[in-house]
Context: one part of a larger RNA
Molecule: small-subunit ribosomal RNA, 5' domain
Organism: metagenome
């Protein structure tokens, strides 16, 4: 000089675009952040009205509505963190033994049967979470039989496996089942390349390879058993430290150094450790189970929770915003659809945190006013500045209109951007410095004091170095200081 996710002083007028816990992966109070499907299934309220009414009620409407409950599809994505992790984790360039819901294209199917369990009824226990027992029932849930182009699976004889209906204007749609290729999308291995120390020289027993054999979607010490002694290592193993990784980013002429906020792609993690279940994906942030701390309810017997989701709270720090709006747009999940849900988003709030523009007037105007400093007392200087005169209205501000962002409808933003008119010079400048490096000097005070200070260094009675003053210099809604990279 550049640069920051800055902070800290002082100061502060608008607007666009960004960006904002770096520290305690600490604790967490409230409310929101994953639901949708009646065109898959059986059940099904209640206020309120009306009419009857033997005043108990009963019957229609509300209504096949809310509502829970089986059942599918989604909660494996979106969003958040960066503890761990020096590793096939990233990055890259191959590679052969896999899978893949929903999606597109082809083939061939969709016959004909059973028996259940929740909802719900009755009974039992429980503070409470919540449960047990008997009874009844649906169905795209569950199970046999049939059938089988391809399909598995074989010792080539053979053997084995499937389904589901819904709706419908009756034209069809939307599903299912097997099976194929495709697409995405994921697992796996494999070369190169990935940070520091030898004041860390040895390390390893499933260890290295082999034969069966289990295991998985799949290869392979992944796991067993049996055999063999073998692999790695100064080209740095192993052990320690420190670290998420990249595209990029910041700086330099450029090699290079240093970083990896924010966007984007991978990976890991979800209160700490460990499990498995479901399923096409998961060992699953708002699933379970189990073992710790820890916080809370209890009727002491047992229960409930996990913000590194979005605001917020308390703590920590030198420091970091709303307990806001809206599904209008993009885009997600479900449905046939209308919709429903979407703290994903897209907005607005705060903050000078940055960047970027913009204003804070313009001309004129010499009696060089008054003041103030400063003096060799003549005057100098502040300074055309001011004041006065002539105008201008950008920003802000009132009024009025008024857009895209929306293809038919539908705008949160939004008093929206934008146009136009009104008044007024009106509401809008500061901070550092000034001895040399370094642009920019005088008095006053102080008297090695009080202080300055990046470096040399300045003060002990004439300080341009310390504090005020006037004047000057840079920069400007910022100016410095202090941290940090180059």
């Nucleotide at each position: 000089g550049a640069u920051u996710g800055a902070a800290c002083g002082c100061u502060g007028g608008c607007g666009g675009c960004a960006u904002g816990c770096c520290u305690a992966a600490c604790a967490c109070a409230u409310g929101c952040a994953a639901g949708u499907c009646g065109a898959a299934c059986g059940c099904g309220a209640a206020a309120u009205c009306a009419c009857c009414u033997u005043c108990g009620g009963g019957u229609g409407a509300a209504a096949g509505u809310a509502g829970a409950g089986u059942g599918g599809c989604g909660g494996a994505c979106g969003g958040g963190u960066g503890a761990g992790u020096a590793a096939c984790g990233c990055g890259u360039g191959g590679g052969a033994a896999u899978c893949u819901g929903c999606c597109u294209g082809g083939u061939a199917g969709u016959g004909g049967g059973g028996g259940a369990c929740a909802a719900c009824u009755c009974g039992g226990g429980g503070a409470a979470a919540c449960u047990c027992g008997a009874g009844c029932u649906a169905a795209u849930a569950c199970c046999g039989c049939a059938u089988a182009c391809g399909c598995c699976c074989u010792a080539c004889g053979g053997g084995g496996g499937a389904a589901a209906g819904g709706c419908u204007u009756c034209g069809g749609c939307c599903g299912c089942u097997a099976u194929u290729a495709g697409a995405u999308g994921a697992g796996c291995c494999c070369g190169c390349g990935u940070c520091a120390g030898a004041u860390u020289a040895g390390c390893u027993u499933g260890u290295u390879g082999g034969u069966a054999g289990g295991g998985u979607a799949a290869u392979g010490g992944c796991c067993u058993a049996c055999c063999a002694a073998g692999g790695c290592g100064a080209c740095g193993a192993u052990c320690u430290g420190u670290a998420g990784c990249u595209g990029g980013u910041c700086u330099g002429a450029g090699a290079g150094g240093a970083c990896g906020a924010a966007c984007a792609g991978c990976c890991a993690c979800a209160c700490u450790g460990g499990g498995a279940c479901u399923g096409a994906g998961a060992c699953a942030c708002g699933g379970c189970c189990c073992a710790g701390a820890c916080u809370c309810c209890u009727a002491c017997g047992g229960g409930a929770g996990g913000c590194a989701g979005c605001a917020g709270u308390g703590g920590g720090g030198a420091a970091u915003a709303u307990u806001g709006g809206a599904c209008a747009a993009u885009g997600g999940g479900c449905g046939a659809a209308a919709g429903c849900c979407u703290g994903a988003u897209c907005c607005a709030g705060c903050a000078a945190u940055g960047c970027c523009g913009c204003g804070u007037g313009u001309g004129u105007g010499a009696a060089g006013a008054a003041g103030g400093c400063c003096u060799g007392c003549g005057g100098g200087u502040u300074g055309u500045a001011a004041a006065g005169c002539a105008c201008u209205u950008u920003c802000a501000g009132u009024u009025g209109g008024g857009a895209a962002g929306a293809u038919g409808a539908u705008g949160a933003c939004g008093u929206u951007a934008c146009c136009a008119a009104c008044a007024g010079a009106a509401g809008a400048a500061g901070c550092a410095c000034c001895g040399g490096c370094u642009a920019a000097c005088u008095c006053c005070g102080u008297g090695c004091c009080a202080g300055c200070a990046g470096c040399c260094g300045c003060g002990g009675u004439a300080a341009u170095a310390c504090g005020g003053a006037g004047g000057g210099u840079g920069c400007a809604a910022g100016c410095g200081u202090u941290a940090a990279u180059c």